[in-house]
Overview
This is a predicted structure of a 30-nucleotide RNA (Iron response element II). It matches the Rfam family "Iron response element II". On this family, see Alen and Sonenshein, Proc Natl Acad Sci U S A 1999: "Bacillus subtilis aconitase is an RNA-binding protein". Rfam classes the family as a cis-regulatory element.
RNA sequence: CAUUUAUAGUAGCAGUGUCUACUAUAAAUG
Numbered sequence: 001c002a003u004u005u006a007u008a009g010u011a012g013c014a015g016u017g018u019c020u021a022c023u024a025u026a027a028a029u030g
Base pairs, nucleotide, nucleotide: 001030002029003028004027005026006025007024008023009022010021011020012019013017
């Protein structure tokens, strides 16, 4: 630096979700 996972926070709404986006932290791999 990249990817994945987990947690927390913020924001969004054909619109309240088993949702999306962003940020932070931790772990793993390269």